Small-subunit ribosomal RNA from an uncultured prokaryote, 1505 nucleotides, folded computationally. RNAcentral holds the sequence, with entries from ENA. Model confidence (mean pLDDT): 83 of 100. It matches the Rfam family "Bacterial small subunit ribosomal RNA".

RNA sequence: AGAGUUUGAUCAUGGCUCAGAUUGAACGCUGGCGGCAGGCCUAACACAUGCAAGUCGAGCGGUAACAGAUCUAGCUUGCUAGAUGCUGACGAGCGGCGGACGGGUGAGUAACGCGUAGGAAUUUGCCUAGUAGUGGGGGAUAGCCCAGAGAAAUUUGGAUUAAUACCGCAUACGCCCUAAGGGUGAAAGGAGAGGCCUCUUCUUGAAAGCUUUCGCUAUUGGAUGAGCCUGCGUGAGAUUAGCUAGUUGGUAGGGUAAAGGCCUACCAAGGCGACGAUCUCUAGCUGGUCUGAGAGGAUGAUCAGCCACACUGGAACUGAGACACGGUCCAGACUCCUACGGGAGGCAGCAGUGGGGAAUAUUGCACAAUGGGCGCAAGCCUGAUGCAGCCAUGCCGCGUGUAUGAAUAAGGCCCUAGGGUUGUAAAGUACUUUCAGCGAGGAGGAAAGGUGUGUCGUUAAUAGCUGCAUACUGUGACGUUACUCGCAGAAGAAGCACCGGCUAACUUCGUGCCAGCAGCCGCGGUAAUACGAGGGGUGCAAGCGUUAAUCGGAAUUACUGGGCGUAAAGCGCGCGUAGGCGGUUAUUUAAGCUAGAUGCAGUUCCCCCGGGCUCAACCUGGGAACUGCAUUCCAAACUGCAAAACUAGAGUAUGGUAGAGGAUAGUGGAAUUUCAGGUGUAGCGGUGAAAUGCGUAGAGAUCUGAAGGAACACCAGUGGCGAAGGCGACUGUCUGGACCAAUACUGACGCUGAGGUGCGAAAGCGUGGGGAGCAAACAGGAUUAGAUACCCUGGUAGUCCACGCCGUAAACGAUGUCAACUAGCCGUUGGGAGUUUUAGUAUCUCAGUGCCGCAGCUAACGCAUUAAGUACCCCACCUGGGGAGUACGAUCGCAAGGUUGAAACUCAAAGGAAUUGACGGGGGCCCGCACAAGCGGUGGAGCAUGUGGUUUAAUUCGACGCAACGCGCAGAACCUUACCUGGAUUUGACAUCCUGCGAACUUACUAGAGAUAGUUUGGUGCCUUUGGGAACGUAGUGACAGGUGCUGCAUGGCUGUCGUCAGCUCGUGUCGUGAGGCGUUGGGUUAAGUCCCGUAACGAGCGCAACCCUUAUCCUUAUUUGCCAGCACGUAAUGGUGGGAACUCUAGGGAGACUGCCGGUGACAAACCGGAGGAAGGUGGGGACGACGUCAAGUCAUCAUGGCCCUUACGACCAGGGCUACACACGUGCUACAAUGGACGGUACAGAGGGUUGCCAAGCCGCGAGGUGGAGCUAAUCCCAUAAAACCGUUCGUAGUCCGGAUUGGAGUCUGCAACUCGACUCCAUGAAGUCGGAAUCGCUAGUAAUCGUGAAUCAGAAUGUCACGGUGAAUACGUUCCCGGGCCUUGUACACACCGCCCGUCACACCAUGGGAGUGGAUUGCACCGUGGUAAUCGUCCUCCCGAAGGUGAGGACGGUCACCACGGUGUGAUUCAUGACUGGGGUAAAGUCGUAACAAGGUAACC
Repeated sequence: AGAGUUUGAUCAUGGCUCAGAUUGAACGCUGGCGGCAGGCCUAACACAUGCAAGUCGAGCGGUAACAGAUCUAGCUUGCUAGAUGCUGACGAGCGGCGGACGGGUGAGUAACGCGUAGGAAUUUGCCUAGUAGUGGGGGAUAGCCCAGAGAAAUUUGGAUUAAUACCGCAUACGCCCUAAGGGUGAAAGGAGAGGCCUCUUCUUGAAAGCUUUCGCUAUUGGAUGAGCCUGCGUGAGAUUAGCUAGUUGGUAGGGUAAAGGCCUACCAAGGCGACGAUCUCUAGCUGGUCUGAGAGGAUGAUCAGCCACACUGGAACUGAGACACGGUCCAGACUCCUACGGGAGGCAGCAGUGGGGAAUAUUGCACAAUGGGCGCAAGCCUGAUGCAGCCAUGCCGCGUGUAUGAAUAAGGCCCUAGGGUUGUAAAGUACUUUCAGCGAGGAGGAAAGGUGUGUCGUUAAUAGCUGCAUACUGUGACGUUACUCGCAGAAGAAGCACCGGCUAACUUCGUGCCAGCAGCCGCGGUAAUACGAGGGGUGCAAGCGUUAAUCGGAAUUACUGGGCGUAAAGCGCGCGUAGGCGGUUAUUUAAGCUAGAUGCAGUUCCCCCGGGCUCAACCUGGGAACUGCAUUCCAAACUGCAAAACUAGAGUAUGGUAGAGGAUAGUGGAAUUUCAGGUGUAGCGGUGAAAUGCGUAGAGAUCUGAAGGAACACCAGUGGCGAAGGCGACUGUCUGGACCAAUACUGACGCUGAGGUGCGAAAGCGUGGGGAGCAAACAGGAUUAGAUACCCUGGUAGUCCACGCCGUAAACGAUGUCAACUAGCCGUUGGGAGUUUUAGUAUCUCAGUGCCGCAGCUAACGCAUUAAGUACCCCACCUGGGGAGUACGAUCGCAAGGUUGAAACUCAAAGGAAUUGACGGGGGCCCGCACAAGCGGUGGAGCAUGUGGUUUAAUUCGACGCAACGCGCAGAACCUUACCUGGAUUUGACAUCCUGCGAACUUACUAGAGAUAGUUUGGUGCCUUUGGGAACGUAGUGACAGGUGCUGCAUGGCUGUCGUCAGCUCGUGUCGUGAGGCGUUGGGUUAAGUCCCGUAACGAGCGCAACCCUUAUCCUUAUUUGCCAGCACGUAAUGGUGGGAACUCUAGGGAGACUGCCGGUGACAAACCGGAGGAAGGUGGGGACGACGUCAAGUCAUCAUGGCCCUUACGACCAGGGCUACACACGUGCUACAAUGGACGGUACAGAGGGUUGCCAAGCCGCGAGGUGGAGCUAAUCCCAUAAAACCGUUCGUAGUCCGGAUUGGAGUCUGCAACUCGACUCCAUGAAGUCGGAAUCGCUAGUAAUCGUGAAUCAGAAUGUCACGGUGAAUACGUUCCCGGGCCUUGUACACACCGCCCGUCACACCAUGGGAGUGGAUUGCACCGUGGUAAUCGUCCUCCCGAAGGUGAGGACGGUCACCACGGUGUGAUUCAUGACUGGGGUAAAGUCGUAACAAGGUAACC
């Protein structure tokens, strides 16, 4: 510090997710030791049991228990009982101090509760310092005793008694009150020993004073603690906007420790609030903790400070301090005891129990240390605390060995079978012994205290006391402590997660969209690095993962540090309040700002430097520091305040200008419609085409007149005006704003603008008018599968006017307002200046309105002085998509609805700009037998052949739009053959290796359908180093063979197709953030990305073309088997023969054609048009040749091949059958339907092939297929082999025929082991359909179509198919509008699996959350009333005590009444909120449901608000 994820790819926006750190954690797997920390986050739920606050006999009366001593009694002579407070002590009681600390918890509290900084009107026990005192009296009351009540808790009466308990009197420096004279108000004693004195039982004891000490009283300071007040800070919600009656203030009084409406009376009417009052929800606050670079964000366990609470609610008492956790009273709920009358209790103290929960420990030891309470002290108490126990809960440290060790062992795993890896890892060898174990030793935490001695101080003085010193004594829970030493032995000690990307780490097997994984993207449908397992690896390690949570990354709430034209986001537009901001000059001040100083900000913590535990964690000493608040002070630039001035902002005055600016009254013409009348006759109207409609009752057309309403052609213009909405005939009246020019005046008067207020298209609403045209709804006619639409004919609200509402629009420049600055060019509107020769030309300036464009900005598109640039001020708004601008609430409205405006749930995207493609019922250009123009077909018939379907034991398999279907098959009777039935076989029909035997092989016979089995004949080979070997056959064993079994969606190779279409790319450069673009586009041209020109391109490659083959002309060479002109021979005839090489042909080599030449057009180009010459002319004709790629196209059945499957079978063999079936459908062909023909007779002319397992001549036989025959030919020699159409004659005469030949019967031929299923051909007989073919559809542009025959491959035989060959030989093309396909450019796009795309809504099923809902049930709260209780006040009655002058006064208590407040309970009535509810509304999600096709292309009616 970033990364993944929207896309085919890109940039940007934007969300989701990950890597980090952390935790009082929990869960899963695992677990050696130690140190230091931590440990109910949930039910402030309920609690059994034990303990957690007592102490003081040196305050008191005392003596229940224990011990000692003394005495008495009994006797067992050391035991029992009793007595004596005499002593140590001490139960209960009075009294004092402490139970307000310590410990727990976080329910409540949004508050002066907390934090921080200040303040004045207070108090403070114990402590400390000072001053002054501590005199003298009194009456009670617990306990004890007696008598009662009660189950108990407890309690009543009587008698008696003490105090440091209580109450007076005296005194009172100071204190307090005051009218300044005066007045009020205290106390308590205890202990110690010493000396002096008195009494005395004469040394003990007692009393008084002195002394010492602890107390007590009054008061003043201090310290500490506490109370109160204030500034600032400290959550969320405005779908909570108004709240408040002691409320706000004053006066007087009361009350308090103390200020104060804290309380009361009176007076005033205030106080708080948009800087968020009130209300609701949530929450203890802080130092700190976690995270972060920081700013921040989250949090408030442990430790520390403050607050609040103590079963729930309330209240006071005592006290220095409480409205009191282990105190009191009352009410309530709950639990327990009970004799039913009544009582007791409060773990949010420490342990512990139940419960809740994912989850959190021992009913431990000790007061040894630290601290606290009481005490003079010893000491007692202390679940505070110190320790131990449990728990990997966290942090830190250590260990589980170290070195060596290659046959790189075995085993495992993988493998290309070679090896690799686990892996120096192990074993082995040599060492070590931390930790754990056993044994032994052994610090520190201890200071005190007590006793003795010495000594300072106090005192008149020694004790004593206090302090110090010293000697002795003596205190440890932890503890089997830490630590040290010894002993033994590698001995007792490693797991967890992950390995597709992010993210370090890869393979095999299993599984087969199953099981499963998953943080996001996503994996899994038979080759899964993603599931499960094994091996291997990576990471961390006594832990490792997962889950939850917080911060970070997230600049994703942006103060630091974001945005708003199109991604979410500028209010529809003005005016204007509060607020915010504000021109120039000098002065004052010092609030802001800046700098310095001081104070506070506790202890911890963080940071730095040290120290101590062996290190570390941990503990500890010192220091520093950010920042905040307060006080004080220097300065005065900037902002502010104050006062003064200025004129550049703003405004006013004067004179002009333009304008659909607004309101209102009137006027005008054109047109539509209607009405009336005239002329006139059959249609009009409307559409893609029609129909509805109108019209013989006279329409439409035309002419004249009238009525009425609405809108204003041309002018008219990215022209004008207005804030926006908006405004368009003309005239008048009223009225707003703008601009220009020149001067004068005011003197910052300004800008923006939350709330507020006004205006605000269309539609809509209310009332009343008006209504020509148009026209929602509605009706009819069409269209259509349907058509509640588009089209047509009608037509009502409405549109118009007046008044009043509504308040919204894609109200848009999708761009808030104001002002400043920043290159230009060209238009245009309204002014002004200026020049001149008054036509104009060129120029300057102000205010508008446009186009283009630089810098700059922008994700890009684009914006660009009219900014989206550069800076400032103010306002509004945004924070993923959907749910949803919905629900609820509030508010506005007559309503329709508007404004404000969520959540649950759900998805990993949604969206912007641009790019490349693809597509469009978008556009432009161009091409093609694409259409058109023609010729001939198919589709109808019969047959052939292929396919589908059906059938079957099997009808083997594959191919399926073009681009499957006379295709694989260039040829199924057996074989082929892969299929079926049946029969036989198992190392196999075929290959290699091993062993034994045998040559191999072969004749014949028998059984059988055959495979096969049995018997039998002949045969002993080749090489040799004589051991044997090679080939072959047979038998055996196992490795293996074998598979036309599956997967063409695992593959190679081959092929089809777009398409012989003209395209597809690269290097460098350049443009762009980038995907990409340019080049390759443009202007011409071409068959062509062919060529030329232009050009940020310049070049190049694969394609095109050419090179290759063939054909058309000529030359040359050669001359046999071909040829024969001339010469010669010969025949009935024939190159038959001699010879020839001229010609044809053959086959080698050359030539030729290149837009080369001429003319024209074109841009002086490329090229095109025409012409000449030429055998051939613009690629001469034909062929081979197929770019990058597309279709998961075809083929595992040509072949090869991965994986899977079968192995006495899915292999191999044999016989027979099947692939040839047949209601039917389709494709491709053949033959026809006839006279351009059929039949018969005669006569011509080819080319290219094939031939020894062959072609087969002549001759002869047969009607013929054919037979016989055997010459020739290994082929320019012989044969197949007569070409046919054509031509010349004859006949038929339009008919199911002298057309047509299917079908069937009979007889044959040939091939072949075999012709039944199931061959071809011949002859005789038979003579079906068919008379030119519906919708639709195919081929062809010249030697082509059409037509005619010939040959070949395959092949024993079997073509109407296929591939070749020649003969005869046309018609038509105006042209590119349309159909199909293609190319280039451009445009739109919501498509990218790319239109066979995408996608919307209703309905049906399932699930989820949510709104409404008659209501129902809780919770909180306001008001009113009633009841119960408490506190306070007051009144009345009664009682007690003290004093007493006997009238009474003062103090206290009990009961009752009234009033006020509070709490609780109840009733009634409102409000808020949470659950739940028959039914119901929409929403969301969900593999393949239904209906349509709304949107995306002109989406087929442009879309949208």